[in-house]
RNA sequence: GAGAGUUUGAUCCUGGCUCAGAACGAACGCUGGCGGCAUGCCUAAUACAUGCAAGUCGAACGAGAUCUUCGGAUCUAGUGGCGAACGGGUGAGGAACGCGUGGGAAUCUGCCCUUGGGUUCGGAAUAACUUCUGGAAACGGAAGCUAAUACCGGAUGAUGACGUAAGUCCAAAGAUUUAUCGCCCAAAGAUGAGCCCGCGUAAGAUUAGAUUGUUGGUGGGGUAAUGGCCUACCAAGUCUACGAUCUUUAGCUGGUUUGAGAGGAUGAUCAGCCACACUGGGACUGAGACACGGCCCAGACUCCUACGGGAGGCAGCAGUGGGGAAUAUUGGACAAUGGGCGCAAGCCUGAUCCAGCAAUGCCGCGUGAGUGAAGAAGGCCUUAGGGUUGUAAAGCUCUUUCAGUUGGAAAGAUAAUGACGGUACCAACAGAAGAAGCCCCGGCUAACUCCGUGCCAGCAGCCGCGGUAAUACGGAGGGGGCUAGCGUUAUUCUGAAUUACAGGGCGUAAAGGGUACGUAGGCGGAUCGGAAAGUAUAGGGUGAAAUCCCAGGGCUCAACCCUGGAACUGCCUUAUAAACUCCCGGUCUUGAGUUCGAGAGAGGUGAGUGGAAUUCCAAGUGUAGAGGUGAAAUUCGUAGAUAUUUGGAGGAACACCAGUGGCGAAGGCGGCUCACUGGCUCGAUACUGACGCUGAGGUACGAAAGUGUGGGGAGCAAACAGGAUUAGAUACCCUGGUAGUCCACACCGUAAACGAUGAAUGCCAGUCGUCGGGUUGCAUGCAAUUCGGUGACACACCUAACGGAUUAAGCAUUCCGCCUGGGGAGUACGGUCGCAAGAUUAAAACUCAAAGGAAUUGACGGGGGCCCGCACAAGCGGUGGAGCAUGUGGUUUAAUUCGAAGCAACGCGCAGAACCUUACCAACCCUUGACAUACUUGUCGUCGAUCCAGAGAUGGAUCUUUCAGUUAGGCUGGACAAGAUACAGGUGCUGCAUGGCUGUCGUCAGCUCGUGUCGUGAGAUGUUCGGUUAAGUCCGGCAACGAGCGCAACCCACGUCCUUAGUUACCAGCAUUUAGUUGGGUACCCUAGGGAGACUGCCUGUGAUAAGCCGGAGGAAGGUGGGGAUGACGUCAAGUCCUCAUGGCCCUUACGGGUUGGGCUACACACGUGCUACAAUGGCAGUGACAAUGGGAUAAUCCCUAAAAACUGUCUCAGUUCGGAUUGGGGUCUGCAACUCGACCCCAUGAAGUUGGAAUCGCUAGUAAUCGCGUAACAGCAUGACGCGGUGAAUACGUUCCCGGGCCUUGUACACACCGCCCGUCACACCAUGGGAAUUGGGUCUACCCGAAGGCAGUGCGCUACUGCUUGCAGGAGGCAGCCAACCACGGUAGGUUCAGUGACUGGGGUUAAGUCGGAACAAGGUAGCCGUAG
Repeated sequence: GAGAGUUUGAUCCUGGCUCAGAACGAACGCUGGCGGCAUGCCUAAUACAUGCAAGUCGAACGAGAUCUUCGGAUCUAGUGGCGAACGGGUGAGGAACGCGUGGGAAUCUGCCCUUGGGUUCGGAAUAACUUCUGGAAACGGAAGCUAAUACCGGAUGAUGACGUAAGUCCAAAGAUUUAUCGCCCAAAGAUGAGCCCGCGUAAGAUUAGAUUGUUGGUGGGGUAAUGGCCUACCAAGUCUACGAUCUUUAGCUGGUUUGAGAGGAUGAUCAGCCACACUGGGACUGAGACACGGCCCAGACUCCUACGGGAGGCAGCAGUGGGGAAUAUUGGACAAUGGGCGCAAGCCUGAUCCAGCAAUGCCGCGUGAGUGAAGAAGGCCUUAGGGUUGUAAAGCUCUUUCAGUUGGAAAGAUAAUGACGGUACCAACAGAAGAAGCCCCGGCUAACUCCGUGCCAGCAGCCGCGGUAAUACGGAGGGGGCUAGCGUUAUUCUGAAUUACAGGGCGUAAAGGGUACGUAGGCGGAUCGGAAAGUAUAGGGUGAAAUCCCAGGGCUCAACCCUGGAACUGCCUUAUAAACUCCCGGUCUUGAGUUCGAGAGAGGUGAGUGGAAUUCCAAGUGUAGAGGUGAAAUUCGUAGAUAUUUGGAGGAACACCAGUGGCGAAGGCGGCUCACUGGCUCGAUACUGACGCUGAGGUACGAAAGUGUGGGGAGCAAACAGGAUUAGAUACCCUGGUAGUCCACACCGUAAACGAUGAAUGCCAGUCGUCGGGUUGCAUGCAAUUCGGUGACACACCUAACGGAUUAAGCAUUCCGCCUGGGGAGUACGGUCGCAAGAUUAAAACUCAAAGGAAUUGACGGGGGCCCGCACAAGCGGUGGAGCAUGUGGUUUAAUUCGAAGCAACGCGCAGAACCUUACCAACCCUUGACAUACUUGUCGUCGAUCCAGAGAUGGAUCUUUCAGUUAGGCUGGACAAGAUACAGGUGCUGCAUGGCUGUCGUCAGCUCGUGUCGUGAGAUGUUCGGUUAAGUCCGGCAACGAGCGCAACCCACGUCCUUAGUUACCAGCAUUUAGUUGGGUACCCUAGGGAGACUGCCUGUGAUAAGCCGGAGGAAGGUGGGGAUGACGUCAAGUCCUCAUGGCCCUUACGGGUUGGGCUACACACGUGCUACAAUGGCAGUGACAAUGGGAUAAUCCCUAAAAACUGUCUCAGUUCGGAUUGGGGUCUGCAACUCGACCCCAUGAAGUUGGAAUCGCUAGUAAUCGCGUAACAGCAUGACGCGGUGAAUACGUUCCCGGGCCUUGUACACACCGCCCGUCACACCAUGGGAAUUGGGUCUACCCGAAGGCAGUGCGCUACUGCUUGCAGGAGGCAGCCAACCACGGUAGGUUCAGUGACUGGGGUUAAGUCGGAACAAGGUAGCCGUAG
């Protein structure tokens, strides 16, 4: 020391992405009251107009000018002195002794301080100035004059310098009235500066070798000083894997920021150091520079010019252009602090102090306070009641901080001097008066509603929102957060243990090198002694100040500032200690090794040899096929194959033994024998004495495929050819077949080279196998024990889980290798290796929010096991062919209304379209409406009838009649008409907003819960298992024990019996009748109430002594007696807004309402469901018996009522006496009306059709088949639907297969769940990138050419100072100009190397809602998959 979101249906883990925090020289958007303190070109080290930023001294000097009180004063250019090397700016360069830190010796140091001395004698010039003169200017030239603290010489010189010494050498300046200030020599100090060294201070090895003044020495030169700093000679060194050289990037530090810390990032402001001053080079002067506001040269640029020539350098302060997202005034003052000069007064100072601009940051304050419920108005929401804004406002009572106005007024200043500034501060006055915004409200993350929009517009940090009910877009109301600010963006750290030192990993998630040997390196047994590098303790020095922290103090507080302390974890140094590590020296044997004796083995290499089998050759026998496959064909065979027998040739591989057996480092090794040879195990005694472990580079080995050369070649077999399969089949299958496979030699160096598990050592329960050796007991063969290998199970422990578990993936130590999201990619480029193939090393742009591991539940599988169902099979009858009916599609139409769409739409909604229905179309009408409620006014009968116009709705006219109740009051009710507005109305849309209802899986046997237990968890267990059942039905067992919804039962009717009751039922017996008609009766039938009955209850067998099953008895019925109703959790966004209800949307003189006519009835066609047939098991004619539902308003009373069957006759196999479509004619019925468009009857007509292809449907018993009957709706209309009875079969061996379902198990990359997922080419678009002829630009290296300025070296016959004397000669550590060797900047030529840009064309890669072709992977993915290699 805080975490959260996001991979999944869910879970755990791995792992990335994202968020919440803090910071900022910031910028942008919206907004903006005041003050204090800070900060303000991060980009173009880009170019700069203008002004200022370094001067001062007359007490060094001459001259000139002005003033003068004549004393002098002031000013100015010049000579001279000091300063200008400080202060100020910037960060280009530089990877370096540049910086930081700590040391060191071979140095200099103006001004300053201290001390000791000295300050003497001379001289020659020169600016200024005057005259002349060149030039446009800048700036000069000549002649003449002059001064100094300017310059020169002599003297004096030591305690100075050089030298062993002798000796030699070196100085000065004055000013002033005094006081004093200067000057010279020497020593010492202080300050500042230079130099050297240890350590620390970026990245890249796709940079591995670099270097010739290079490394060292000697002599010399040079410097203030050491030194290859320079030079001559000599030697050949020096640096480097602890990273040289090269490339790229960068000012360093105190600090700043973040962080719990360790760390990470950073180097604005302030402070220390360095570097630079337009670019490059160079020196001069000076104490100090190789000099920001100095000089010279070269270059680029700008300006002036009379074209000859000149001038310039804001990275000083302001300011301008430009660049940029972006950064201020051409301000005031030297008052303070400091600096320069001066004796001083003073002058100068864009250093500095102040002011101005900017919310850029930090800090503080304000925008009012109290009271105030009619909870005002308005807004918003609403369930229409209300809620909320909200004590908020208004109102009432107060206050005046800040801002404003007026008045006063500091400290900063020790005497004078105040830019700031009439500022801070104080007082008075007026009035709530002048002062609030920004972001957010789906989760993370505090905060919710309405409207608009409708995958559009848009939002978005991540996940993600938006396709008509958006808390996610836009607006509004409300709310949350912060507040003169708030958000966004960029960047840094944190969170991130997500580079893990602290503090991670590598069996399967990313990750163990293919294996061994071994170099450097790292680590290392026991014991004694020494030393003291690490280590520990104590002391000293240093660690600048500021910052951070603590304490105190000052501004009203705070920010800010001041004082003190602590700290600065570091480095250096001194002393002490000696446990541990290192080092040095001894000793030891347990690690390691040696020796001797046994032993096992497919360990390796070479040579020899054996049998079986395939193929081929020869010969014999023999004849028509063989071979091959799912089935075939290609192929071989009458030229004799296959088969069979014998003989021969040749190559390759070694059956059985054979085993989670053996050996080897791994790859790998298998007939037998011999030779050579490596390693291992056991036992024993002695020896060596840590000799060990690991191992970057390196070396060797290293399957298969492949390569080269030469052999060999039987079988097999990439490529290739043919045959099949297929939509295709460049495959799977078949027939052939070449490289290759084999041998020798040489390469390659990779594999899923795997135990996906590096090597070594020690420690930590066991049990059971097996291989090799030893010991002991008894000694038959076993047992015990020990060492070494190889396996299985399992405890502790570990693990995300799976699993591992003495052969660890446990607990520890040492060393090596490797990993850091997925893709791009093990790819590109570069390097190395290779004959090639290629191997190895190894990125980036771009793109995604995942990719992944293990386990869970489902679903699925052309996985497995078990079971069921008219699922198949066995049967019976159909459909599909014909005609017709009916529904649908399609087409047509003004309209052919709408819905239903695999099963689970299609004789379905429709239990019945001529009008109506009716929703559709055409035409004509109505607009508060055909219908409801409310208001006002009026009329009170509505009604009915007739006529006219019209298609009718409707309009007009005439006639008739005048409501009910009543308290007797036009009171109540009702009806109608008119008007106006709220509204009515909608079969309009959305069944993907819904309720309700329904279908379906499926009457399948399943679906769950509580508690407990197991698991980190999702979950599991129960519900699995052994039996059994129609059944999760029951029994047994079991970490489960129970329970619920389903199953079953309870319900209805049928089947048997009993009982109760007999009217309209029934009639045996008694009467009676045409007739159960009537009396009578209730026995029977029947009706409708109640009961009984069936429960594996009984018996044998079987099973486990269970559940149950098989058989039997009894019984009307037997194992659910047959039928019905009854439909679990759920699935299909299944169906229905056109039954009904209903949210939202839409229409409102129309999408509402009315009427007439039409349409839903169309018709090249296709499909579904049916009817009738094709005939003799039949048709026709006649005779002819028996029903049950149900209906008729009411009715057990009356009515509606059968057919097939059966009998007789006829027909005699034909398109018929089958079949009845179609058509003509005539009728009946219903109805306002049968034209479109009804049904039926009669006469006539007499089509297709002779049993139906592929395919397909129903049915297991009173069933199929067949026969008729009834009902609903309905004016009428059935082949449909729903019911009813009559006659009445066949078959089921069985579960291999098809379909559907249930349970268990297995695999999975599926979870929208296989109608899943998903791969690659091609086509389109976009993006980044590799190659690329060439081309452009930059850096750098090498060689050569050129050689400005400059200093140094040489020369110096031209010029010149000095000294001496013999006066024109000599001398010297003389000088200057000039000339010139070498060095060298810029520039040029040639070549190399490297980086970047462009680039026709080209390669792959990535991304992209609905493109093409296939289907490679995931299930046995339909040929198991995968790795390496070749084609």
A computed fold for a 1431-nucleotide RNA from an uncultured prokaryote, annotated as small-subunit ribosomal RNA. It matches the Rfam family "Bacterial small subunit ribosomal RNA". Gene Ontology terms of the family: ribosome and structural constituent of ribosome. The coordinates come from a structure-prediction model, not an experiment, and the mean pLDDT is 84.